[in-house]
Context: one part of a larger RNA
């Protein structure tokens, strides 16, 4: 130099993308404890004494020796209560640098966003806001159930029967979930169009016994070819269905400062985004603008609403507890740093 451990004047996060990493705090008894709250919790909240030895002293707890009393005369019943032990107050007084004297051993505290929670993951760069989760819908299924596994026998579901099983999407709780069935798509729908072999078999051809004016013409049979009509589901069609897969507007005008526009017209749409959020884990412009907090704040908290491109179970919006989760903020605390320096111990190098 590196690594590992150990102090450190003054300052006290000024390091830094960030307090990373170090420090601080730690146990145990007593006091004493907010806001919020699902009345369970928060919470060990936060804050603050105390401890060891020795005496005096007071309250208490076993144990119970001695003596008395009694009577039913018992291995009796009541009473005293000495000794000794264990708890614990007060009060004084000693000793040390330190009294949870060593090991060991939570820093708190406020804010905001995600996700309820205990759990699950990327065995070897991710541990989470990612997945499950109680819970909540729909949507199949009546039992040889649907589903699934296999070519089959067969098994799984289940030795279970709709309070069950199965397939899907939400994700506690608490307030709630709007409009739109035109397009997929799922389910109904005894009409009508349209549809396959299959059934059906006309007409025409070929082939020839026969008849013939020698030009044909032509029965049976056998063969080719194959019209009408007869026909399922599907599709068309008609109707439901959105906690199905999705969707939820433009333009001009308008009020007695001014600006805005409850109002009005008028285009297209299946219907034009409602409650609630709202620069947001979403806001291009944008370090928006306004307060707050700092001397000074692209982050952070609150408000606005002009939402490029929120929005209601591809859930909306709020929540106590929880969280090796992200964000800022305040106290204590340190070598993170102003700036560095010294110790030990190791590893390198340099002579040997």
């Nucleotide at each position: 130099u590196c690594c590992u451990g150990g102090u450190c004047a003054a300052g006290g996060a000024a390091c830094u993308c960030g307090g990373c990493a170090a420090a601080u705090u730690a146990c145990u008894c007593c006091c004493g404890u907010a806001c919020c709250u699902u009345c369970g919790g928060u919470a060990u909240a936060a804050g603050g004494g105390a401890g060891c030895c020795c005496a005096a002293u007071g309250a208490u707890g076993g144990u119970g020796a001695u003596c008395a009393a009694c009577c039913g005369u018992g291995c009796g019943u009541u009473g005293u209560g000495a000794g000794u032990u264990g708890u614990u107050g007060u009060u004084g007084g000693g000793g040390g640098c330190a009294c949870a004297g060593g090991c060991c051993a939570g820093g708190g505290g406020g804010u905001a966003g995600c996700g309820a929670c205990u759990g699950u993951u990327u065995a070897c760069u991710a541990a989470a806001a990612a997945c499950a989760c109680a819970g909540g819908u729909g949507c199949g299924u009546g039992c040889g159930a649907a589903g699934g596994u296999g070519u089959a026998a067969a098994c799984c579901g289940c030795u279970g029967u709709a309070u069950a099983c199965g397939c899907a999407c939400u994700g506690a709780c608490g307030c709630c979930u709007g409009c739109c069935c035109g397009g997929u798509g799922c389910c109904g729908g005894a009409a009508g169009g349209u549809u396959a072999a299959g059934c059906g078999g006309a007409c025409c051809c070929g082939u020839u016994a026969g008849c013939u004016u020698u030009g044909g013409c032509g029965a049976a049979g056998c063969g080719g070819u194959g019209a009408a009509g007869u026909u399922a589901a599907g599709c068309c069609c008609c109707g439901g269905u959105a906690a199905a897969c999705g969707g939820c507007g433009g333009u001009g005008g308008u009020a007695a400062c001014u600006a805005u526009a409850a109002c009005c017209a008028u285009c297209c749409u299946a219907a034009g985004g409602u409650a609630g959020c709202g620069a947001a884990a979403u806001u291009c412009c944008u370090u928006g603008u306004c307060g707050g907090g700092u001397a000074a704040g692209u982050u952070c908290c609150g408000a606005c609403c002009u939402g490029c491109a929120c929005g209601a179970a591809u859930g909306g919006c709020g929540u106590a507890a929880c969280g090796a989760c992200u964000u800022c903020c305040c106290c204590a605390c340190u070598g993170u740093c102003u700036c560095g320096a010294c110790c030990a111990g190791g590893a390198g190098c340099u002579c040997g």